[in-house]
RNA sequence: GGGCCUAUAGCUCAGCUGGGAGAGCGCUUCAAUGGCAUUGAAGAGGUCUGGGGUUCGAAUCCCCAUAGGUCCA
Numbered sequence: 001g002g003g004c005c006u007a008u009a010g011c012u013c014a015g016c017u018g019g020g021a022g023a024g025c026g027c028u029u030c031a032a033u034g035g036c037a038u039u040g041a042a043g044a045g046g047u048c049u050g051g052g053g054u055u056c057g058a059a060u061c062c063c064c065a066u067a068g069g070u071c072c073a
Stems, first nucleotide, its partner, number of pairs: 001072007010025004019056001027043006049065005
């Protein structure tokens, strides 16, 4: 320098064919217990890496850039 893959909640990751942004763990509150652990219920938490484009509508499609991984040179 070139090819491919990845980037979504604090962490690990889903999100199918463009239309509701989600799960587990963690966090907060409440209940059960004398307390801890644990269990149950409720809740908070997101510019979907950045910019542009297409579209009535984009995490999703297209282009460029950034970061990481991998292969080739």
This is a predicted structure of a 73-nucleotide RNA (transfer RNA) from a Chloroflexota bacterium. The source organism's lineage runs through Bacteria, Bacillati and Chloroflexota. The same sequence occurs in records of 2 taxa. It matches the Rfam family "tRNA". The family's RNA type in Rfam is transfer RNA. Gene Ontology term of the family: triplet codon-amino acid adaptor activity.